[in-house]
RNA sequence: UCCGGUUGAUCCUGCCGGCGAGCACCGCUAUUGGAGUUCGCUUAAGACAUGCGAGUCGAGGGGGUUUAGACCCCCGGCAUACUGCUCAGUAACACGCGGACAACCUACCCUAAGGUGGGGGAUAAUCCCGGGAAACUGGGGACAAUACCCCAUAGGUCUCCUAUGCUGGAACGCUUGGAGGCUCAAAUCUCCGGAGCCUUAGGAUGGGUCUGCGGCCUAUCAGCUUGUAGUGGGUGUAAAGGACCCACUAGGCGGUGACGGGUACGGGCUUUGAGAGAAGUCGCCCGGAGAUGGAUUCUGAGACACGAAUCCAGGUCCUACGGGGCGCAGCAGUCGCGAAAACUCCACAAUGUGGGAAACCACGAUGGGGGAACUCCAAGUGCUGACGCUUUGCGUUAGCUGUUCUCUGGCCUAAAAAGCCGGAGAAGUAAGGGCCGGGUAAGACGGGUGCCAGCCGCCGCGGUAAUACCCGCGGCCCAAGUGGUGUUCUUUUUUAUUGAGCCUAAAGCGUCCGUAGCCGGCCUUGUAAAUCUCUGGGUAAAUCGGGCAGCUUAACUGUCCGAAUUCCGGAGAGACUGCAAGGCUUGGGACUGGGAGAGGUUGAAGGUACUCCAGGGGUAGGGGUAAAAUCCUGUAAUCCUUGGGGGACCACCAGUGGCGAAGGCGUUCAACUAGAACAGAUCCGACGGUGAGGGACGAAGCCCUGGGGCGCAAACGGGAUUAGAUACCCCGGUAGUCCAGGGUGUAAACGCUGCAGACUUGGUGUUGGGAUUCCCGCGAGGGAUUCCAGUGCCGGAGAGAAGUUGUUAAGUCUGCCGCUUGGGGAGUACGGUCGCAAGACUGAAACUUAAAGGAAUUGGCGGGGGAACACCGCAACGGGAGGAGCGUGCGGUUUAAUUGGAUUCAACGCCGGACAACUCACCGGGGGCACGCUUACAUGAAGGUCAGGCCGAUGACUUUACCCGAUUUUGCGAGAGGUGGUGCAUGGCCGUCGUCAGUUCGUACCGUAGGGCGUUCUGUCAAGUCAGAUAACGAACGAGACCCUCAUCCUUAAUUGCCAGCCUUUCCUCCGGGAAAGGGGAACAUUAAGGAGACCGCUGGUGCUAAAUCAGAGGAAGGAGAGGUCAACGGUAGGUCAGUAUGCCCCGAAUCCCCCGGGCUACACGCGCGCUACAAAGAGUGGGACAAUGGGGUUCGACACCGAAAGGUGGAGGAAAUCCUGAAACCCACCCGUAGUUUGGACUGAGGGUUGUAACUCACCCUCACGAAAAUGGAUUCCGUAGUAAUCGCGGGUCAACAUCCCGCGGUGAAUAUGCCCCUGUUCCUUGCACACACCGCCCGUCAAACCAUCCGAGUUGGGUUUGAGUGAGGGUAACACAUCUUGUGUUUUUCGAACUCAGAUUCAGCAAGGGGGGUUAAGUCGUAACAAGGUA
Repeated sequence: UCCGGUUGAUCCUGCCGGCGAGCACCGCUAUUGGAGUUCGCUUAAGACAUGCGAGUCGAGGGGGUUUAGACCCCCGGCAUACUGCUCAGUAACACGCGGACAACCUACCCUAAGGUGGGGGAUAAUCCCGGGAAACUGGGGACAAUACCCCAUAGGUCUCCUAUGCUGGAACGCUUGGAGGCUCAAAUCUCCGGAGCCUUAGGAUGGGUCUGCGGCCUAUCAGCUUGUAGUGGGUGUAAAGGACCCACUAGGCGGUGACGGGUACGGGCUUUGAGAGAAGUCGCCCGGAGAUGGAUUCUGAGACACGAAUCCAGGUCCUACGGGGCGCAGCAGUCGCGAAAACUCCACAAUGUGGGAAACCACGAUGGGGGAACUCCAAGUGCUGACGCUUUGCGUUAGCUGUUCUCUGGCCUAAAAAGCCGGAGAAGUAAGGGCCGGGUAAGACGGGUGCCAGCCGCCGCGGUAAUACCCGCGGCCCAAGUGGUGUUCUUUUUUAUUGAGCCUAAAGCGUCCGUAGCCGGCCUUGUAAAUCUCUGGGUAAAUCGGGCAGCUUAACUGUCCGAAUUCCGGAGAGACUGCAAGGCUUGGGACUGGGAGAGGUUGAAGGUACUCCAGGGGUAGGGGUAAAAUCCUGUAAUCCUUGGGGGACCACCAGUGGCGAAGGCGUUCAACUAGAACAGAUCCGACGGUGAGGGACGAAGCCCUGGGGCGCAAACGGGAUUAGAUACCCCGGUAGUCCAGGGUGUAAACGCUGCAGACUUGGUGUUGGGAUUCCCGCGAGGGAUUCCAGUGCCGGAGAGAAGUUGUUAAGUCUGCCGCUUGGGGAGUACGGUCGCAAGACUGAAACUUAAAGGAAUUGGCGGGGGAACACCGCAACGGGAGGAGCGUGCGGUUUAAUUGGAUUCAACGCCGGACAACUCACCGGGGGCACGCUUACAUGAAGGUCAGGCCGAUGACUUUACCCGAUUUUGCGAGAGGUGGUGCAUGGCCGUCGUCAGUUCGUACCGUAGGGCGUUCUGUCAAGUCAGAUAACGAACGAGACCCUCAUCCUUAAUUGCCAGCCUUUCCUCCGGGAAAGGGGAACAUUAAGGAGACCGCUGGUGCUAAAUCAGAGGAAGGAGAGGUCAACGGUAGGUCAGUAUGCCCCGAAUCCCCCGGGCUACACGCGCGCUACAAAGAGUGGGACAAUGGGGUUCGACACCGAAAGGUGGAGGAAAUCCUGAAACCCACCCGUAGUUUGGACUGAGGGUUGUAACUCACCCUCACGAAAAUGGAUUCCGUAGUAAUCGCGGGUCAACAUCCCGCGGUGAAUAUGCCCCUGUUCCUUGCACACACCGCCCGUCAAACCAUCCGAGUUGGGUUUGAGUGAGGGUAACACAUCUUGUGUUUUUCGAACUCAGAUUCAGCAAGGGGGGUUAAGUCGUAACAAGGUA
């Protein structure tokens, strides 16, 4: 003096936990010494076996035994009331501090004075006789004393009279003399020294009594009290006193807490703390109380007596059953209780006490020892060299030292032990406990485990890579200790006097009046209660602080000084407070004046609407809703109109306007009544403020009684909605709402802000009153300025956690009251008071929990708002899917297997995949596998050949024979390999948000901080694109630009491409011309290099003279020309371990490798993506025309021949601008005539062809035949804005073969919109939030289950306290009687009274059928109440 924990993050409030210290117990561990006021206090003031703990005196006396010492018994004296133990009771004069006794006592001791004369009768031990088990006890006889008694003297005491002084705060005290009554001392012994005895006075010591003040909790204890309070007189005592008695009075105590209940010995002190305090008080000291629970008494100076007596109760022991004994809360010790605490030791040597003249005796007091890490203090567990090793160190070896250790001598001691002084030996005998995720010092080490086992004070860790569990290793802290549990203080300013708070976190009573209390204006005087200063006393010692000193140091001890605040006296001060007296006017009150007002109560009057009734008119609907229905209506509704009745209410005016203490108050008028503001050269003179208890008022609702009842409307009925709808909506409707009189006494009774006073910058409204001034229509007019009082808004300083507040404070101060102390349980239970009831006020605990909460921040979200955008949105348009058949993928099912992955967009012609074997991962069957060690084997492993068995089969295995000769066999281990697991351990790559326009930084600035600003606003854009504004100024990544393709032009170039013009040759000809080839050419096309071009550049409009936008001109192209590539910070634990890579785990002779066959191609069914169609814009047949991208040596293949065709045979050319590679839709002509067709082609049969080892499962193609469904497709849904959609074909990929797939290419070529935010979404701003795993969020209650504590409970059991009654041991008083002396006995009366019994009250605890709610508990049920407008705020 802080630190961890609520949050995504922040600041607060607030509690929980940690770090420190003390005490008790426990775990593990332990070498030594010293000191200690440590050690059955906590639970059982429970019970106790055994031993000991109080005696002494012969110089008081008697007796017995005995050998001189001496011992024993009795009488007697003193002591046994001390010491020692404990803390049950006690809330009290018990204790502490200070006083008083004019109301008292005091043995032994000290001082002083005086005295100690005379006499008498008993008795114990002893002796004799007895009783009894014992304890004990009876009778008779003898004798003594410092035992006992009588007389004397001194003395004491009481009454009356008398007189003087003294002390003191105060005479009732003391003191002189006299008279009378009552009472009345002494003790001896002796060693001759002395020791005793008696009286009086004083002292000392010890006690008794009284008193002021101080110190616990509780009001869920508010009234208590009859000897109670007092007076007079007595009794009693050492002594005052209702302590007790008689008579009388009716008082006494209490909110400053009586009475009751609970708890507790009190203090010095102890612990802790900076202190104030808080908690404790076991030891040592002082005081008190107790001695099994109670009562009583004797003796004595002193007791109502721990180791005295009597009695009762309960316990226990002995017994001969008749009767007796005992009391460890003394020292040891035992049992019990418990988490918890020592030896049945030694000695009177020291200190002390008792006795004694003394020597001395006795002492479980005390002094010593033993046990206990109980506390404190001190020390050690080694040091050095060499060598070696795995080198901050360890081991070996040599040396040194000697605290400890072993042996031993002396000193010390009552005796020992220990210690001290010496000697010898010997590194030998001496380190643990806790922790290592954060807090909190110390491991990103290894193994095990796998939300298991376990850890954890708090947060939290553990679900297969655990720095947190359990081990090992290593490290950190303390150290003969170290940790745990409990408790106390501190931390905690979380009980706040020092020193907190109350708008929103817990907390201002709903409001006012007012009692006690507390506080109180200005001036003067006095006083000195309080206050302050000085001083005296006291505050025991120990303790505490400081100095010095003694044990080797220290602990410990001694000595000196100080402190010990409180308390009691004395002296002084006089400002402030108090008290007393006098004055003042500003606080307060009163009076007067003219105004303002929904202030209150009562009465009267009025108004519209509504509703009902009646009359008239009028006809089919009305009403209601999102839409409906229930409902009303043909007996005439709704609607219009006239009249009448009824009750409630009071539009406009009306205003963050007014009034009131608050609740509250609104048509008009009247009566009664209250308050406030302003003004005044008026009066009183502090009369004031607040306010515990108390009283009054107090919305709505509810209750009681009696009225009233139009409308509205809980409950209730019906209709809807809904999965349900005990609701929201609709149609009805009763209490109630209204009036009068009572009751209840609560509200988000809110400004969530108590009342009163003072002070502290401002601006701007408004209401009431006043003052000044101007205008004027002269009006109760209008305007301006200003003062006071109220009521709003904005805002400064300041305050505050912030929001905010801010002269109407939540600022700065003062006074008084109320209230708070984590969340829940709970405003509940019990008790009490009030109430007719409902209920209100007061108001806990057990238990449970680490948070609950406030304000603000950033996101996300909303069935919140605003703006903008998108053909993966809508609208407009075009074409599809969804219906059919087929292809293909997925699910499901099936199967030996139908391998696996991917599942909204962002899985499903996807991975990848057109799978016949292979692929291949799946299934069935068969076989094989490198290396090391080990094992078998030359008595022949393995292999080969022929044959048999087995098998689907080559194989493998097995048997026989022959050949050959180490190429092999078994077990264990470690590998290779793994399309085995984990994409939630990963890299890389990819999808998607995203066809988006966002994401950040530096520096400043703002905020306590999270964070904000910048990035916002306005306009604009495809765009955070640009411009302007602006506490921001700049910058980065994205967007854009750069890059590629296409579109126009120019330049250059020309082979394999081109051929216009020119030349030559050949062929055909309808003579017009055409075709081919070769020269050559560079015009066109093409190819491929380089440039040009487009920039809102120009004109006009709009806009801000901006950015930009609209229109136009020119241009091949116009506002991003079209298309692409690239593509931010990040999110999605998105996908992929099966492409490869890779951590960990697993398999390892099988999950590895090979072979054969099968499967991935199954098929009731569901879904996605496609193809072909349903036909005439068409099908068929014949003829004719025009591309581009590309590919090609295990290849493309011209061309020729064969075949009807698929195709076959031969094969030029081409590693390519050179060779190969028929475009189709289209055009022309014919036919079909609206039909299941000359549409459609599925399915099936037959015959062929190609690839390949292989075509059955399971390929493709050709020909002929067969000719299904389908006639334009429900809800719903997809794509597209121009060379796009649609339509047509071509090429490539894969590939031995096989496309309806994918990737490209060209041909033909539209319609519609030029917008919007309604749906689906995205971006920005704003708003609400109890969300942050972020709405697929959070979260509430019943029910069901388990556990826990609690409340009620018919009752039942036990304890404490208390009241009354009865019995009553025993004690006291009085009277009487009897009797043998001391005096006793008996009876009666009265009183106190333990114990027991009965009845009642109260309180506590246990048990209890049943009942009630509460709390807690990963994944139960039902709904969805709250959080967003949470879907009815």

The RNA shown here (small-subunit ribosomal RNA) has 1433 nucleotides and comes from a metagenome.